[in-house]
Context: one part of a larger RNA
RNA sequence: CUGGGCGUAAAGCGCGCGUAGGCGGUUUGUUAAGUCAGGUGUGAAAGCCCCGAGCUCAACUCGGGAAUUGCAUUUGAUACUGGCAGACUAGAAUGUGAUAGAGGGAAGUGGAAUUCCACGUGUAGCGGUGAAAUGCGUAGAUAUGUGGAGGAACACCAAUGGCGAAGGCAACUUCCUGGAUCAACAUUGACGCUGAGGUGCGAAAGCGUGGGGAGCAAACAGGAUUAGAUACCCUGGUAGUCCACGCCGUAAACGAUGGGUACUAGAUGUUGGGGGAAUUUGACCCUUCGGUGUCGCAGCUAACGCAUUAAGUUCUCCGCCUGGGGAGUACGCCGGCAACGGUAAAACUC
Repeated sequence: CUGGGCGUAAAGCGCGCGUAGGCGGUUUGUUAAGUCAGGUGUGAAAGCCCCGAGCUCAACUCGGGAAUUGCAUUUGAUACUGGCAGACUAGAAUGUGAUAGAGGGAAGUGGAAUUCCACGUGUAGCGGUGAAAUGCGUAGAUAUGUGGAGGAACACCAAUGGCGAAGGCAACUUCCUGGAUCAACAUUGACGCUGAGGUGCGAAAGCGUGGGGAGCAAACAGGAUUAGAUACCCUGGUAGUCCACGCCGUAAACGAUGGGUACUAGAUGUUGGGGGAAUUUGACCCUUCGGUGUCGCAGCUAACGCAUUAAGUUCUCCGCCUGGGGAGUACGCCGGCAACGGUAAAACUC
C1' cells in the first nucleotide's frame, strides 16, 4: 500500500461554526469532457506466451504469430456522471400563529442554616471517638433568648423529568438574548450533507492582577492508631473554593458508540404540541408529529449485548487503528507568564 476494522479486544477528534475538497433531489433541451464502440498511427529489437524449424535430444538458435491491457488522432453512440440553458417542489430555508423549558448574559430581592460579634438567662462542663487524647471552658464555655455582621449555597417542589452542540445549567423577580417543537397555509426554488487546514466554545485543578473570605479544605501543625503510620480517625488550619478581567485547553470531556440520508415487527412508561369520538366539562379512549426511558422480533455480534434513539440494511463525507514494552516519552518545531499542552520517533527488548 492493499485488505480488514474502530461500544467492551488497537482505534470516533471534548463539542460547534466553517474554507478548500469530496458527495448531492425531480424534469426538458443542448453539449459530448468523463464513459462506450469502430478506424488509423504508434507502442524498437530481444525476452515472456503459442505454432513450426535447425544443432542426435535439451539448453541454445532461427522463422511466423499473439501479446504489448498504453498514448495520440479521427468517425460515431448518448443510458449514466459532468458542463451550459430552462422548468419543478418531495430536500433546505423564510414568513404568519401557538407551545414547553435549571438554554445564555446582566441587575435586583428573599428565607432557612453554619460561623463570628454584642447583650440577657444560666453553671461546669463541652466537643470528639471503636476507645481516647490534642482542642474549647470559672477571664463563664456548651445550651438557650434577642439584636447585629458577613460570605457561600439555594431544602421541599424533584422525576426513570426538562433545556443546551458539548462542557454544563436549579431560590425568586425584571431586562436583554440563542435554539427547539407543533399546526395550517404562503414564499424562495437545490440555496443541500460533510468538512483537511482554520476559527470559536470548552468541567475541575492551576496561573496573573485586584477584591472577597462564612463554611469546607490540599499543604502544614498537633492528638490518636500502629512494629512503623510522612495514611485511614480526631482537633486545628493556609492556599484554594467565591467575584471581576485575562490566561491555561486538559478529563473515565463516556452512550468508552463522529455527522447526515433512506428503509426495516411490536409492547409499555414519560415529556411537549396537534387532531378526532362519546360526555355538560374534565378524567379517559383513539390517532399524529418531536424528544426521552424500559422490554423485545428479524437482523447483527467473538460473546456480552444492540435492536426505528441500532451495534440491523444502504449511500455519502470526515477522523482514527495496525503486537506488548520502550512512550504519548526523547529530539525538533508550534503554543503558554509558568505549570504544562500539541505534534511525535528510534535504538533496544519480549
A computed fold for a 350-nucleotide part of an RNA from an uncultured prokaryote, annotated as small-subunit ribosomal RNA, central domain. Its mean pLDDT, the model's own confidence on a scale to 100, is 89.